[in-house]
RNA sequence: CCGUGCUAGGCGGGGAGCUAGCGGUGCCCUCUACCCGCAAUCCGCUACAGCGGGGCACAAUUCCCGCCCAAGGGGCUGGCCGUAGGGAGACGAGUUCGGGCAAAGCGGCGUGGAAGGCGAGGUCCCACUCGGUGGGCAACCGUGAAUCAGGUCAGGUCCGGAAGGAAGCAGCCUUAAGCGGCACCGCCCAGGCGCAGUGGGUUUUCCUCGCCGGAGCUGGCGGCCCUUACUCCGCCCUCCGGCCGUGUCACAACGGCGGGUGCACGG
Numbered sequence: 001c002c003g004u005g006c007u008a009g010g011c012g013g014g015g016a017g018c019u020a021g022c023g024g025u026g027c028c029c030u031c032u033a034c035c036c037g038c039a040a041u042c043c044g045c046u047a048c049a050g051c052g053g054g055g056c057a058c059a060a061u062u063c064c065c066g067c068c069c070a071a072g073g074g075g076c077u078g079g080c081c082g083u084a085g086g087g088a089g090a091c092g093a094g095u096u097c098g099g100g101c102a103a104a105g106c107g108g109c110g111u112g113g114a115a116g117g118c119g120a121g122g123u124c125c126c127a128c129u130c131g132g133u134g135g136g137c138a139a140c141c142g143u144g145a146a147u148c149a150g151g152u153c154a155g156g157u158c159c160g161g162a163a164g165g166a167a168g169c170a171g172c173c174u175u176a177a178g179c180g181g182c183a184c185c186g187c188c189c190a191g192g193c194g195c196a197g198u199g200g201g202u203u204u205u206c207c208u209c210g211c212c213g214g215a216g217c218u219g220g221c222g223g224c225c226c227u228u229a230c231u232c233c234g235c236c237c238u239c240c241g242g243c244c245g246u247g248u249c250a251c252a253a254c255g256g257c258g259g260g261u262g263c264a265c266g267g
Stems, first nucleotide, its partner, number of pairs: 001267006010056002012030004020046005034054005063260006072251001074249003077245006084238004091234002093231003098226004105221002107218003116212007124201006130194002133190005140181004149174004157166003
């Protein structure tokens, strides 16, 4: 070195999940890889971590170790979509309150004459007048005195011889203060009164009219800026579900490279 017969080991591995943990059944990946029995309300074990039975090839393409590559699933993280709850009006968007700009959009007014200019009047202010309203006074009307108001004063009283005279109650008439009323007229006062009048002031605005002028004027809508309040929303936070990734972490099939691993007999 070759051959034969044996033996250790092998005849799939991995991910997630389950589990105190390991392995298996079930799922997924790899891709071909002995058979039978058991197993999810599980099955079998315990760090030598499936068990039981049978079979096959064999010390190397096949067993063991290391490295590389890397399918794949998973953790983290990120993005998108959806659902639910909450938050903030900081940002975006929208709605809303208010203000400003803008006449390159829409609309309205304008050659039946815009802007602008001049003039007159009004509007505005002051004074007065008139009217009206309210208040007061006067006047007027009514009422109004047991006695201390008036007139007339029956009866009665008093003086007187008488004639006659005096005071005077009740009644009647009247009146003062007071009280009440009061449409008009007279006087005085006042004003949140007046499409009223007269005179004066002001020319800032606005309105009307006349003249000049000869084409603009106007912020109603839309636009821009500032601002107030708000939210079916975007936004921020949290829960759940789905999808995605030249992201990252560990695991890692298949594959590649390197190394390692017996016994006996014969040539």
A computed fold for a 267-nucleotide RNA from a Miltoncostaeaceae bacterium, annotated as Bacterial large signal recognition particle RNA. The sequence was found by an Rfam model in a public genome assembly. Its Rfam family is "Bacterial large signal recognition particle RNA". Rfam links the family to the GO terms SRP-dependent cotranslational protein targeting to membrane, signal sequence recognition and signal recognition particle, plasma membrane targeting. It is annotated as a non-coding RNA gene.